[in-house]
Context: one part of a larger RNA
Order: sequence, then structure tokens, then C1' cells
RNA sequence: CUCUCUCUAAAGAGCUUGACAAAGUAGCCCCGUAACUUGGAGAGAAGGGGUGUCUCCUCACAAAUGGGGUUGCAGUGACCAGGCCCGGGCGACUGUUUACCAAAAACAUAGGUCUCUGCAAAGUCAUGAGACCAUGUAUGGGGGCUGACGCCUACCAAGUGUCGAAAGGUCAAGGAAGUUGGUGACCUGAUGACAGGGGAACUGACGAUUGAAGCCUCAAUGAACGGUGGUCGUAACUAUAACAGUCCUAAGGUAGUGAAAUUCCUUGUCGGGUAAGUUCUAACCAGCACGAAAGGCAUAAUGAUUGGGCAGUAUCUCAGAGAGAGGCUCG
Repeated sequence: CUCUCUCUAAAGAGCUUGACAAAGUAGCCCCGUAACUUGGAGAGAAGGGGUGUCUCCUCACAAAUGGGGUUGCAGUGACCAGGCCCGGGCGACUGUUUACCAAAAACAUAGGUCUCUGCAAAGUCAUGAGACCAUGUAUGGGGGCUGACGCCUACCAAGUGUCGAAAGGUCAAGGAAGUUGGUGACCUGAUGACAGGGGAACUGACGAUUGAAGCCUCAAUGAACGGUGGUCGUAACUAUAACAGUCCUAAGGUAGUGAAAUUCCUUGUCGGGUAAGUUCUAACCAGCACGAAAGGCAUAAUGAUUGGGCAGUAUCUCAGAGAGAGGCUCG
């Protein structure tokens, strides 16, 4: 010097990104216990007092209560053994997760809602047989979104999607009346080349017309995908605009909330807290760019979350002393 510990005057977070670490609290008995609340809790709230041993009474040889005495600095005498309080955000909760840098506000959850599904169910796996669902049967099963409870969940059906309708338009393969091309059996001229007639059969092209779904069309549907404006003027101080004009739109953001885990400007402005506060809290609203199941807002309980305070402390002011182990030096 390093590590692991012990103690320290005064002060007590001034340390530090941050009370990280350490200290402190602690068992059992009695008293007592707030806001808020879903009446269960909160709660071991908080905050006090006691604790050894001897003897007496009640008594069952246990335990407990009470009376008296005695004793140490100290009686849960060592070990063991909750620190507490007040706010805020988020997630209701218990639970789950990145084996080996993340345990969370992420996932799940009960609850809500939409949708598919009548059983040889829908959905899934497989080329298939077959299997799961399910030895289940709509109070069942699958999928999507949301996420306890409480108060609620506004406007838009133009676009996309889904479901429905079937009047009309468009429309394939295939069929097809008909039109047309090629080859052409056979007959005659005289037997061949050749010429004329003949039309069975085979094979192409076009084709009136027939022809489902789909698309066009119409309607419904937002806890489907999604969306939810601009601008000029106006009140007897000023400011502002309940009001009025105009353009566009499918409709122009309702309730609630808001400098927020969302606010760039921004350390917005005001109040509180501090001697002093870019953080915190309570409001305001000019919301760059909140907003209602990609849920909105509240919320008791809860959480390895986060800010402040009390207590206590070598974290610091500011270091010191001691024990053990290692290192180093000398032998």
C1' cells in the first nucleotide's frame, strides 16, 4: 500500500448522477393507532411502556395475571432479529420474461367487446389415410382488440375492408342456329394424265345466341382499417371574441385531461417547498405534435419504480487508531 473487519471528539448527507455503502430498527407482552377505502383493508400504521432473578396469592407439577423484595452500566444482556413517514408517474392485483449485461411501465391475467362456428363444427397439422379441437356440443370451441373495479366510450359510412341485395351494365371456358375454307369417297367422257358432274364423310375459321362467380351498382357496418379544417371581421379603455361572413370536407376532436413517460420554442407563467430549486408539487392552457377499448379519466390495495422528510450514520468536513490476511523491504 491492497483486502476483510472494529472503534472514533464535534457536526450530521454539507459526499454523490443518486443516501451507493455503512449505521440504525428488530424477538415477545401490553397500551395505542391517521388520511383514504372496493369496508376486506391501510396496520406490525405511526407512537409509547415492559422484559433478569427471588418470593407470595390465584393455581394443575404447564402457562398467564397481580403484590412485594433484590440486583447489574446494561435482563429478547451473546447469537438470532422490520427502519419509518409523506407525495407523484405507470401497471389494478398474485404471476411470467431476455439460461450468461435489461425483471420492467414489457408479457400474462380475471373482466369487457367484436367476429367465426349446428358438429363429418369452425380453426390447425398432413400429399394422403389420419390427428388435435374433443370421448367436447353455443353457459361449448377458435380468432382479433382491450385489460380488475368505478364514471364513461362523442362525430364521420367519402376511401379500404366485411356482410347483405339482386333490378340493371360488363363478363370466361363450354354449347350453338347460321356463314365460309380445305380434303374429298363415287359417276361420266375413252383405260391414265386431264375435263365435267356429284355431294356422303373428315377437318378448320367466323359466329346470332346461351353462359356462374367476380367487378360496376345499391344498402348496412367504427370495441372494422381509419379520419376528426382554414380564413376575414366584430363588444363604450385595452385585450379577447359569445356573434357574424366565407372557402373546403365524409365529418371537422365531444366528455375528460394537458409544458404530460407526449411541450420544439422552454429553466413557459403563477403559487408552494429551499437561504438559494433547469428537478418536484398544485394550477393556467398558445395541446410544435393528448383524447375516448392501438381505450379516456380517476382509483383503495400492491410493486427490487421514483421525489422529499424523520431517525441514525466515517458518505463527506478530515482524518485518526486498532485486529487479521496479502504485497513490499531486510534477514
Record summary: The part of an RNA shown here (large-subunit ribosomal RNA, domain IV) has 331 nucleotides and comes from Olea europaea var. sylvestris. The source organism's lineage runs through Eukaryota, Streptophyta, Oleaceae, Olea europaea and Olea europaea subsp. europaea. The coordinates come from a structure-prediction model, not an experiment, and the mean pLDDT is 83. The RNAcentral record of the full RNA draws on SILVA.